[in-house]
RNA sequence: GCCCUCAUAGCUUAACGGAUAAAGCCCCUGCCUUCUAAGCAGGAAAUCCAGGUUCGAUUCCUGGUGAGGGCA
Numbered sequence: 001g002c003c004c005u006c007a008u009a010g011c012u013u014a015a016c017g018g019a020u021a022a023a024g025c026c027c028c029u030g031c032c033u034u035c036u037a038a039g040c041a042g043g044a045a046a047u048c049c050a051g052g053u054u055c056g057a058u059u060c061c062u063g064g065u066g067a068g069g070g071c072a
Stems, first nucleotide, its partner, number of pairs: 001071007010025004018055001027043005048064005
C1' cells in the first nucleotide's frame, strides 16, 4: 500500500428493511432472611461518526475512525 471481517447497555451476545431495539451478567429499589448470600418482583442503561437510498435503516450503499486477520 491492497483486500476481508467486525463496531448495539458497564461486559457478553440477539434483532427476514417494518411492533415500544431483546436477553444473560452487572447496577438500583422493594419483598424474603436475625444478617449476608441465594430466591422473587420491579426499574435504569445502548445502535462508532458523517452523508446517501427508501414511505420506513441497527440492517443496504459511500466516505471516515477504531479493532482483528490475510497478501505484499

Predicted 3D model of a 72-nucleotide RNA (transfer RNA) from a Candidatus Pacearchaeota archaeon. The coordinates come from a structure-prediction model, not an experiment, and the mean pLDDT is 82. Its Rfam family is "tRNA". It is annotated as a transfer RNA. From the family's description: Transfer RNA (tRNA) molecules are approximately 80 nucleotides in length. RNAcentral holds the sequence, with entries from ENA. Lineage of the source: Archaea > Nanobdellati > Candidatus Pacearchaeota.